[in-house]
RNA sequence: AGAGUUUGAUCCUGGCUCAAAACUAACGCUAGCGGUGCGUCUUAAGCAUGCAAGUCGAACGGCAACAGUGGCUUCGGUCAGCUGACGAGUGGCGAACGGGUGAGUAACACGUGGAUAAUCUGCCUCGAAGUUCGGGAUAACUGCCAAAAGCAGGUUAAUACCGAAGACGUUGGAAUCUCUCAAGAGACCCCAACUAAAGAAUUUCGCUUCGAGAUGAGUCCGCGGUUCAUUAGCUAGUUGGUAAGGUAAUGGCUUACCAAGGCAACGAUGAAUAGCCGUCCUGAGAGGGUGGUCGGCCACAUUGGGACUGAGAUACGGCCCAGACUUCUACGGAGGGCAGCAGCUAAGAAUCUUCCGCAAUGGGCGAAAGCCUGACGGAGCGACACCGCGUGACUGAUGAAGGCCCUACGGGUUGUAAAAGUCUUUUGUGAAGGAAGAAUGCUAUAUGUAGAUAUAGUUGACGGUACUUUGCGAAUAAGCCCCGGCUAAUUACGUGCCAGCAGCCGCGGUAAUACGUAAGGGGCGAGCGUUGUUCGGAAUCAUUGGGCGUAAAGGGCGUGUAGGCGGAUUGAUAAGUUGGAUGUGAAAUGCUGGAGCUUAACUUCAGCGCUGCGUUCAAAACUGUCAGUCUAGAGUUUGGGAGAGGAAACUGGAAUUCCUGUGUAGGAGUGAAAUCUAUAGAUAUCAGGAAGAACACCGGUGGCGAAGGCGAGUUUCUGGCCUAAAACUGACGCUGAUGCGCGAAAGCUAGGGGAGCGAACGGGAUUAGAUACCCCGGUAGUCCUAGCCGUAAACGUUGUAUACUAGGUGUAUGUCCACGAUGUACAUGUGCCGCAGCUAACGCAUUAAGUAUACCGCCUGGGGAGUAUGCUCGCAAGAGUGAAACUCAAAGGAAUUGACGGGGGCCCGCACAAGCGGUGGAGCAUGUGGUUUAAUUCGAUGAUACGCGAUUAACCUUACCAGGGUUUGACAUACACUUGACGCAGUCAGAGAUGAUUGUUCCUUUCGGGGCAAGUGUACAGGUGCUGCAUGGUUGUCGUCAGCUCGUGUCGUGAGAUGUUGGGUUAAGUCCCGCAACGAGCGCAACCCCUAUCCUUAGUUGCUAGCGAAUAAUGUCGAGCACUCUAAGGAAACAGCCGUCGAAAGUCGGAGGAAGGUGGGGACGACGUCAAAUCAUCAUGGCCUUUAUAUCCUGGGCUACACACGUGCUACAAUGGGUGGUACAAAGGGUUGCAAUACUGCGAAGUGGAGCCAAUCCCAAAAAGCCAUCCUCAGUUCGGAUUGGAGUCUGAAACCCGACUCCAUGAAGCCGGAAUCGCUAGUAAUCGCAGAUCAGGAUGCUGCGGUGAAUACGUUCCCGGGCCUUGUACACACCGCCCGUCACAUCACCCGAGUUGGGAAUGCCCGAAGUUGCUGUUCUAACCGUAAGGAAGUAGGUACCUAAGGCAUGCCUAGUAAGGGGGAUGAAGUCGUAACAAGGUA
Repeated sequence: AGAGUUUGAUCCUGGCUCAAAACUAACGCUAGCGGUGCGUCUUAAGCAUGCAAGUCGAACGGCAACAGUGGCUUCGGUCAGCUGACGAGUGGCGAACGGGUGAGUAACACGUGGAUAAUCUGCCUCGAAGUUCGGGAUAACUGCCAAAAGCAGGUUAAUACCGAAGACGUUGGAAUCUCUCAAGAGACCCCAACUAAAGAAUUUCGCUUCGAGAUGAGUCCGCGGUUCAUUAGCUAGUUGGUAAGGUAAUGGCUUACCAAGGCAACGAUGAAUAGCCGUCCUGAGAGGGUGGUCGGCCACAUUGGGACUGAGAUACGGCCCAGACUUCUACGGAGGGCAGCAGCUAAGAAUCUUCCGCAAUGGGCGAAAGCCUGACGGAGCGACACCGCGUGACUGAUGAAGGCCCUACGGGUUGUAAAAGUCUUUUGUGAAGGAAGAAUGCUAUAUGUAGAUAUAGUUGACGGUACUUUGCGAAUAAGCCCCGGCUAAUUACGUGCCAGCAGCCGCGGUAAUACGUAAGGGGCGAGCGUUGUUCGGAAUCAUUGGGCGUAAAGGGCGUGUAGGCGGAUUGAUAAGUUGGAUGUGAAAUGCUGGAGCUUAACUUCAGCGCUGCGUUCAAAACUGUCAGUCUAGAGUUUGGGAGAGGAAACUGGAAUUCCUGUGUAGGAGUGAAAUCUAUAGAUAUCAGGAAGAACACCGGUGGCGAAGGCGAGUUUCUGGCCUAAAACUGACGCUGAUGCGCGAAAGCUAGGGGAGCGAACGGGAUUAGAUACCCCGGUAGUCCUAGCCGUAAACGUUGUAUACUAGGUGUAUGUCCACGAUGUACAUGUGCCGCAGCUAACGCAUUAAGUAUACCGCCUGGGGAGUAUGCUCGCAAGAGUGAAACUCAAAGGAAUUGACGGGGGCCCGCACAAGCGGUGGAGCAUGUGGUUUAAUUCGAUGAUACGCGAUUAACCUUACCAGGGUUUGACAUACACUUGACGCAGUCAGAGAUGAUUGUUCCUUUCGGGGCAAGUGUACAGGUGCUGCAUGGUUGUCGUCAGCUCGUGUCGUGAGAUGUUGGGUUAAGUCCCGCAACGAGCGCAACCCCUAUCCUUAGUUGCUAGCGAAUAAUGUCGAGCACUCUAAGGAAACAGCCGUCGAAAGUCGGAGGAAGGUGGGGACGACGUCAAAUCAUCAUGGCCUUUAUAUCCUGGGCUACACACGUGCUACAAUGGGUGGUACAAAGGGUUGCAAUACUGCGAAGUGGAGCCAAUCCCAAAAAGCCAUCCUCAGUUCGGAUUGGAGUCUGAAACCCGACUCCAUGAAGCCGGAAUCGCUAGUAAUCGCAGAUCAGGAUGCUGCGGUGAAUACGUUCCCGGGCCUUGUACACACCGCCCGUCACAUCACCCGAGUUGGGAAUGCCCGAAGUUGCUGUUCUAACCGUAAGGAAGUAGGUACCUAAGGCAUGCCUAGUAAGGGGGAUGAAGUCGUAACAAGGUA
């Protein structure tokens, strides 16, 4: 410090997630030791048991138990003997500390800083003074009743209680003086009242009064720290005053009276949550979170209320009352409070011993010894956290063995790891020694008046612990998580969208680095992971430090209140601001530097810090405040100007509809129609009349207005704006929460009006449907008046104001100069283009989205949702404000490349059109689907399968089926052993494979053997079994379409662009020109082959012009290569020449030429697309099979047949058919072959065989054509299917299932519906010939030549393609994406008749205990009084207040609920197709 995740890719916005640190943690696996810390976060739930606050005999009466001692004694005891000590009691002090918890509390509770002149303070310290006389009771004890608690009577003491005196004291009152800002304080004097224990004791300790200090406490104030406005008004003791009461003390703290105040948008009141702080965690910081341990403060002690005592409490281990719970009871009544330490129960994921000791520190009491102390000091349990140590160190390669794993089978890895050798002993175990913490403590003695000093003795829970020494011995000690990316670390096997993983993205559907296991590796280490929480990363609430044109986000617009901000200048002031000094900011914590435990954690010392608050001194720039001045901001007056600015009244013409007239047959409407209208007179036409609404042309990115908005004309009233020059005011300004006003259309209320248009509605069409689009009608409404509504894509999707920052060019209005031709400049508006700058980009750019300032509004992932609920407004419709649960990992912006469009432009193609001939109808052939079958083997199956793989299924082929056989195998290699064969020729069984059997039978040698063959056995063979979605190779298609890319440069943040686009041209990204591009590659073209012309060379098997020979005739022969031809090499064509057009490329026309504009044809197929086809040509990974999915054989099947489709053949006839005669090819094939002449047969063919391994011989006849003749329009002399008979050929074999021949038979069919195919010239059409395969078997395929057309105006349309451009929500790319209802399931939520709890209040009733007041009849020791009695007090009564309780009414909140509602999510459900392209009605 960043990273992953939206996309085909990019940039941005934006959320989600991760890596770090931390924890009072919990869970899982694991575990050697020590130190230091920490340990019920959940129910302030309930608690058995023990302990946690006592002490003092030097305050007192005493003697229950005890010890010592004495007397007496019957030896049992006894004395109210003595001393010590002391149960219980009186009295004093303490118990208000210490310890626990965080329920309540949003508060002067806490923090910080002040005030107290408004106060108190036991014990302690210092100072001053005093301590004189009396008195009466009462516990204890005894005793009655009683379960217990308790309670009459009798009796006793005090440092308990009461009285008197006493002052220089205190309090109150009056006068004088001093001080203070002030309320007030102090001094002095007078009067009144009030006040003590002559105690204990050896020193000494107490008691009373006053003053001061210290400590502690009370009260008041400034400032600070939570959420909600869907809590906006709250308050009657409330706010203030006067008087009184009360308190330690101010005060409505309380009461009476008077006034009507007080608080609140700077958030009152209400609700929710919460102890506060020092701190702690995190963070660079600012911040955010937190308040456990330790420390300070507060609050509480079973719940609620109350006072008493006391210096101090409204009292955790005190009291009274009420409630709940619980215990005992003799039923009358009593008792209790672990949020003290241990411990128990329940709860929970979860948190310890019913330990030791007062030795230390501290506290209470005491004169002290001492006693008490679950405070505290320690130990125990728990890896809960932090820190430290160890589980050994060194050497050791044959890189050991073994296991597991991987492997290319060579090896690699585990791995210096082990073994082995040397060494060490922290730890462990055994033994021995053994602390500090302990003294200014305590006791005794001595000195001393005393304080004190000296000497001696004595006190340790932890603990025989820490630590030290020593023996033994590597001995006693390693796990957890991870290994797809983020994120360090990979392989094999298993599994097969299963099991499972997952923090996010996402893995898993047969080759998983992601699941499980193993091996190896990585990380941390006595721990490691997971979960939870906090902060960080997150600049993702942005003060530091964000945004708002399109991503979320500018209020619809103005006016203006509070608030915020504010021009120039002078002086003053000192609130803000800045600096110095000072007080405080407790300690601990933090940081720095030391010190002590072996180190560290830990502890400790010093310094710094604690960013804050207070006081004080100073400065005066800036802000503020006060006073004065100015004119640049703002405004006022005067002149001029433009305008659909607003309101009201009046007026006008065109059009539409309606009424009257003329007139006669249709009109209207549409893509096409129909509804509709019209002979009851429409449409049309002319004239007149009526009504309502809107204002053509002008008219313009022109004008005006704040926005909404405003358009005929005239008049009246009225708002704003601009401009010129002067004068005046003198900051009067800007913005603007709440408020107020305006605010399109639609809608609402009331009353009018209603021509046209026109939701709803009716009808007609369209359609699968059509509740729509189209058509015919038509009501509200649209218009006016008065009122409401208050919203819009109210948009420039851009808040208002001010200033500054290059220009250019339009336009509206005005002004100055100059002038009367025109032109220039300026201002205010309104547009376009464009620089800098900004922006994610698009774009904005003086009319900013630039640079700045001021103020307001708004945003914080998508959905749920602008929904629910509450409140406000509204007549309603609805508007404003406005969530959550739940769910997803995205949603989104801009731009890029493609693809697509029922977008556009340009161009091409037998694409259409123009033609010719077909298919689709018939019969047959052939392929496919389907069906059938034991099997009908498999594959191909839109274009790009279907006469395809197959260029030949009778057996074989053959992969399929049935049956019969074999198992190292039909085939290959190797090894071991055995044998000498294997084979050939017979015989038998069998369907055959096969089996049995007879005969015959190896080569070579150095004699060891070798070669070869067979058998047995082991490795292995074999597979047309699966996966073409694991692959290679090959192929189809787009498409012979003109495209596809790269290097460098440039542009862009980038994906990418440019080049390759543009203007022309071409068959062509072909070429030219231009151009931030310049070049290059694969494609195009050319180079290659055939063909068309000529030349040269060469002439046999080819040819024959001339010469010769021969014949009935023929290159038949001699001869010759002239010609044809053959086959080698050349030539020729290049837009070369002329002309038109053009800048050029090129185009058009012409000449010449065998050929003219790539001459014709072929081969040749760019980057890529279709997971296209093929595992059955072949090869091949993986999987499967191995007496079978291998292999052999016989027979069958692939040839089936209701049917459907494709491709063909033959036809339907006279441009024809039959018969006879006759002419002309090319290209091929031939020795397992082609086969002539000849003979036989009607023929297929047979017999026989010359010639030919081929320019020589043969197949071989070419056919259409031509000549002649018959048929004459008919199911025929067309057509030939089908069937019967007889044959030929091939072949072991033609039954299933071949081809051909002859005779006979003679079906459908008379030119083919919708639809559809091919072809642009030697082409279509038509005619035959040959070849491959092949024993035989083409209507198919591949080639060859013969005859030989028609048409193309043209590119509107259909199909396909190319380029440019445009839109896009598509990128698996339109066979895309995607919306809503319905049905089913699950989840959370809302409403809900009700119902059950909780909370805070209000009104009324009742009212315990208790304080206070009044009363005080009952009762009473102290004082007065001789007495009666009084004073004083008590019980009791009563008044106010009041807890709990009751009644009533609403409010808030939680749970639950029949039923209702929408939402979200789910696998391939249903119906449509709303959106994205002009999405087919933008």